[in-house]
RNA sequence: AGAGUUUGAUCCUGGCUCAGAGCGAACGCUGGCGGCAUGCCUAACACAUGCAAGUCGCACGCCCCGCAAGGGGAGUGGCGGACGGGUGCGUAACGCGUAGGGAUCUGUCCCGAGGUGGGGGAUAACCCUGGGAAACUAGGGCUAAUACCGCAUGACACCUGAGGGUCAAAGGCGCGAGUCGCCUUGGGAGGAACCUGCGUCCGAUUAGCUUGUUGGUGGGGUAACGGCCUACCAAGGCUGCGAUCGGUAGCUGGUCUGAGAGGAUGAUCAGCCACACUGGGACUGAGACACGGCCCAGACUCCUACGGGAGGCAGCAGUGGGGAAUAUUGGACAAUGGGCGCAAGCCUGAUCCAGCAAUGCCGCGUGGGUGAAGAAGGUCUUCGGAUUGUAAAGCCCUUUCGGCGGGGACGAUGAUGACGGUACCCGCAGAAGAAGCCCCGGCUAACUUCGUGCCAGCAGCCGCGGUAAUACGAAGGGGGCUAGCGUUGCUCGGAAUGACUGGGCGUAAAGGGCGCGUAGGCGGCGCACUUAGUCGGGCGUGAAAGUCCUGGGCUCAACCUGGGGACGGCGCUCGAUACGGGUGUGCUUGAGUGGGGAAGAGGGUCGUGGAAUUCCCAGUGUAGAGGUGAAAUUCGUAGAUAUUGGGAAGAACACCGGUGGCGAAGGCGGCGACCUGGUCCUUGACUGACGCUGAGGCGCGAAAGCGUGGGGAGCAAACAGGAUUAGAUACCCUGGUAGUCCACGCCGUAAACGAUGUGCGCUGGAUGUUGGGAAACUUUGUUUCUCAGUGUCGUAGCCAACGCGAUAAGCGCACCGCCUGGGGAGUACGGCCGCAAGGUUGAAACUCAAAGGAAUUGACGGGGACCCGCACAAGCGGUGGAUGAUGUGGUUUAAUUCGACGCAACGCGAAAAACCUUACCUACCCUUGACAUGUCUGGAAUUUUGCAGAGAUGUGAAAGUGCUCGAAAGAGAACCAGAACACAGGUGCUGCAUGGCCGUCGUCAGCUCGUGUCGUGAGAUGUUGGGUUAAGUCCCGCAACGAGCGCAACCCUUGCCAUUAGUUGCUACGAAAGGGCACUCUAAUGGGACUGCCGGUGACAAACCGGAGGAAGGUGGGGAUGACGUCAGGUCAUCAUGGCCCUUAUGGGUAGGGCUACACACGUCAUACAAUGGCCGGUACAGAGGGCUGCCAACCCGCGAGGGGGAGCCAAUCCCAGAAAACCGGUCGUAGUCCGGAUCGCAGUCUGCAACUCGACUGCGUGAAGUCGGAAUCGCUAGUAAUCGCGGAUCAGCUUGCCGCGGUGAAUACGUUCCCGGGUCUUGUACACACCGCCCGUCACACCAUGGGAGCGGGUUCUGCCAGAAGUGGGUAGCCUAACCGCAAGGAGGGCGCUUACCACGGCAGGGUUCGUGACUGGGGUGAAGUCGUAACAAGGUAGCCGUAUCGGAAGGUGCGGCUG
Repeated sequence: AGAGUUUGAUCCUGGCUCAGAGCGAACGCUGGCGGCAUGCCUAACACAUGCAAGUCGCACGCCCCGCAAGGGGAGUGGCGGACGGGUGCGUAACGCGUAGGGAUCUGUCCCGAGGUGGGGGAUAACCCUGGGAAACUAGGGCUAAUACCGCAUGACACCUGAGGGUCAAAGGCGCGAGUCGCCUUGGGAGGAACCUGCGUCCGAUUAGCUUGUUGGUGGGGUAACGGCCUACCAAGGCUGCGAUCGGUAGCUGGUCUGAGAGGAUGAUCAGCCACACUGGGACUGAGACACGGCCCAGACUCCUACGGGAGGCAGCAGUGGGGAAUAUUGGACAAUGGGCGCAAGCCUGAUCCAGCAAUGCCGCGUGGGUGAAGAAGGUCUUCGGAUUGUAAAGCCCUUUCGGCGGGGACGAUGAUGACGGUACCCGCAGAAGAAGCCCCGGCUAACUUCGUGCCAGCAGCCGCGGUAAUACGAAGGGGGCUAGCGUUGCUCGGAAUGACUGGGCGUAAAGGGCGCGUAGGCGGCGCACUUAGUCGGGCGUGAAAGUCCUGGGCUCAACCUGGGGACGGCGCUCGAUACGGGUGUGCUUGAGUGGGGAAGAGGGUCGUGGAAUUCCCAGUGUAGAGGUGAAAUUCGUAGAUAUUGGGAAGAACACCGGUGGCGAAGGCGGCGACCUGGUCCUUGACUGACGCUGAGGCGCGAAAGCGUGGGGAGCAAACAGGAUUAGAUACCCUGGUAGUCCACGCCGUAAACGAUGUGCGCUGGAUGUUGGGAAACUUUGUUUCUCAGUGUCGUAGCCAACGCGAUAAGCGCACCGCCUGGGGAGUACGGCCGCAAGGUUGAAACUCAAAGGAAUUGACGGGGACCCGCACAAGCGGUGGAUGAUGUGGUUUAAUUCGACGCAACGCGAAAAACCUUACCUACCCUUGACAUGUCUGGAAUUUUGCAGAGAUGUGAAAGUGCUCGAAAGAGAACCAGAACACAGGUGCUGCAUGGCCGUCGUCAGCUCGUGUCGUGAGAUGUUGGGUUAAGUCCCGCAACGAGCGCAACCCUUGCCAUUAGUUGCUACGAAAGGGCACUCUAAUGGGACUGCCGGUGACAAACCGGAGGAAGGUGGGGAUGACGUCAGGUCAUCAUGGCCCUUAUGGGUAGGGCUACACACGUCAUACAAUGGCCGGUACAGAGGGCUGCCAACCCGCGAGGGGGAGCCAAUCCCAGAAAACCGGUCGUAGUCCGGAUCGCAGUCUGCAACUCGACUGCGUGAAGUCGGAAUCGCUAGUAAUCGCGGAUCAGCUUGCCGCGGUGAAUACGUUCCCGGGUCUUGUACACACCGCCCGUCACACCAUGGGAGCGGGUUCUGCCAGAAGUGGGUAGCCUAACCGCAAGGAGGGCGCUUACCACGGCAGGGUUCGUGACUGGGGUGAAGUCGUAACAAGGUAGCCGUAUCGGAAGGUGCGGCUG
């Protein structure tokens, strides 16, 4: 510090996700030791049991023990139970933080001053008598005090009317000195209370709140100020700088994170606050409204003799419960600290320790060295090896931690040690007791094998898994961390993704529709003063701890500790005065006013004009008109349309008219008048900063729409009809109502757009235009300058790009509005506005990993331009109908083996299925196998033959002994048989794992590269453009210059000629022989054609057109040749091959069957339907091939297929081999025929082991369909189509197929509008699996969250009323009453009771708010391939979209106005 993810790729915007750090954590797997920390985040839920606050006999009486000294005990009394400890419910508050303030109190403690005299009456304990289960309690009697009450004195203190008045005390211990107390009072320290400034979460879908409320006066109350309380008076107080209300929350030092700013947080430690079962209340006291005190109410629990009582762990342990989850009912007061006490001492779950937990941080260990035969085993393997791996073993060594044994602290300045026989030290044994977890597709470090087969599963994001998964599971290996490792949750970071530091708003989300203007923010040039802004110095404070720096102590570290710094802040004070603010006084340049001119569809009102449309009247006139793609509805013989004249009415204003003008925007258009707003130019007289912006607010605001009343010609939602269509709630047509128009009032929205807020300043130019001014000149004018507007092009600069560019989207300033992923949704709820429609403000749940902008390359378009092709057209012949053949589908079958499926599968693989082939089926057999290699044994091989069997096979017999080496034995090679094991074998699967080969676009003219240049980049340029070509062929131009693969040429063949060579060829000799090689021919080498020549066109080019010559002319004809690539095209069944599968079978053998089936459907062909023909007879002319298990002549036989025969030929020699159409002659006469030949019968021939299933052919007989073929569709541009025969491969035999060969031999092409395919350029795009694309809405089904909802239930709060415990204050006529007064009666005072005010709980009624739930219902989201249509993206087939209205199953259609995206 970044990375992944939107795309085919790119740049940008933008969200999501990851890597880091952290935690009071939890969960999973694992776990050796120690130190230091930490440990109910949930139920402030309920609590058994024990302990957590007592102490003082030197305050007092009494009781007990003791001889006494002394000790113990309950009670009275004193001090302390307001500290310490816990928790975070409540609280948005002077609660906390920080800085201040003055009207206060303060036990114990410290310093100081003064005093402590003399009396009195009670009461507990105790005793007696009672009540009660208990808790406890009643009456009577006795008694003490440092308990209680007067009196005296009173410095000080308090009150005061300044004269005066009022208020104290206690003693104890000691032999004593003395000491501990007591009272009054001043001061201090520490503590406590109160007040104030500033700071302190979210919501405006909470905008108004408040009656003790704000202030005053009197009174009361308090320690003290104060509406704190009360009476009266006034009517205030708070609030957009957010009152009130709602939600949430203890606050802080700090903690976590971060570069910082910031964000999040408030465990442990420390400060403050609040609370103590819930609510209320006071008492005592220095201090409480009191955690382990009291009273009352409530809920709960417990005891009970049912009459009554008791209790409060949010103290320490502990229990139940809740929960993902959080410890021992431990030890000690030794230390530190606290309470009491003169003290000894007692108490102390504060505290110090120990226990439990890897919860965290820190440290240590699980061994070290050596060790290659690179062991074994595992894994992988290309079978060679590689890896695990110096790892192990082995050898040498060490002993931390742990174990055992021994010693043994500091903490304690004298005594006292829970921890603890601990830390630490010494000794002993022995490598001995001690390693796991996660990950390995990218991000992200680490890869192989097997299993699985969109299953099981993984997943943080992108995404993996559908038979070769580095992504699932396992293993081997590797990477990371390590007593831990992962996962989950949460926080910050990355995120500049809320932007103060540090973002944006033309098109990505985002400028308010426009103006006026309030608050607010900001503000020109001088001078003076001031100083709460600002800057500097000093002082105070900013607790400690923590963080940071630097020392020290535990062996180190964590941890602890000393010092420093920091604590960014606040306050006080002194100073500075540039800037900002304030006050005063000036200035003129900002702003405004005045004077003089100017333009204009600016606005309002009232008039007025012509053209056109429609209607009405009349005339002329006759059969149509109208409308459309074509029609129809419609109008018209009752006279339309057309035309002429006249009239009526409403609405809108042609030409001028213009990226011309005006206005803030919406918007404004005939002409005239009146009223009226703004602007510009010029002048420089006046005012003197009067300014800019503008939250709220107010006004204006197209169209549609609403209300009332008019008006209504045309147009026209809705509606009706006619068409179109599968349908057509549309587009088109004919009608037509609201509406459009006017007046008044609403509405308040638009793509209200420049998708660009307003104002001001600054920053090169060029050019057009509108309004004004100035100057010069050559003055009906021209040129130049200038101000204000409005356009175009462009510099710098900006921008993601497109683009913007003085009219900024540049450079700056001021202010406002707005944005923060897509969907849900501009929806719901609530508020406000509206008559309504609706507008405005405006969420959430849930869901997705994107949604977007600009540009690029393609592809596509019912976009455009140009150009090709038997693409259409023009022609000729076919297919589709018939019969047959053949292939395919389907069906059938034991099997009908398999593959090929639009073009580019279907007479295709198959250039030959009776057996074989053959892969299929049935049956019978074989198991190292039909075939290969290796080992062993035997035997040559081989030939003949018997029996069984369908055969394979099984079982016999006979013959036979080879070759090489060796003297022989024997060995070896080939072959055969047998045995066992490695292995063979598979036409089994995967063509979507592959090689190779092939098809196709397409013989189309394209496809690329290097360097350079342009662009952030994808990419572009080159390759585009102007011509030209069959061609990216060539020429010219050009930021390109070159090059490669393609094109062309080189190759074969054919057409002409020459040369050479002539046998089997040819031959001028009648034939043969013989001769000859001129010709034909054969086959080898050359020549020939190149736009070379001429004319024209063209740009002086390339080239094209015409011509000459020539056998051939513009690539002469034909062939071979197929760029980069596309189709996961085809083939695992040609072959090869990875992987998987079978192994007495999915291998192998044999026989028979099947591939030949047959209701049907399709493709390709054959033959026909006839007279341009059939049949009969006669007569001609080819080319190219094939031939030795072959072709087969002559001749003979047969009607014929064929048979016999055997000559010739290994073939320019012989044979196949009669070519056929053609030609000549005859016949048939338009008919199911003398056409056509299917089918069937009989008889034969040939091949073959064998023609039944299932061959071909022959003869005789039979003689079906068919009379030229619907929609549709195919081939062909010349020696072509059409037509005619011949040959060949395969092959025993079998062809209508295929591949070749020649014979005869046409027609037509105007042309490129249309169909199909293709090429180039351009344009649009929401497509990129690329239009067979994408995609919208209803409906149906499932699931999810949510709104409404008769209501129902709960929380909270407000208002009114009832009620009123305890308590305090007030009142008191009842009762009681020791101290004081009084001789007494009595009084003062007090208590009880009663009463009253306030008030908790509670009750009634009605509101607000919030949560849960609810029959039914609304839309929304998601889901695998459901239904209906086709709205959008291309001109998306009616351009789309916005607002509004209306209609329709649905997308949507239509009207009106607007926008161009």
Notes:
Small-subunit ribosomal RNA from a soil metagenome, 1461 nucleotides, folded computationally. Its mean pLDDT, the model's own confidence on a scale to 100, is 87.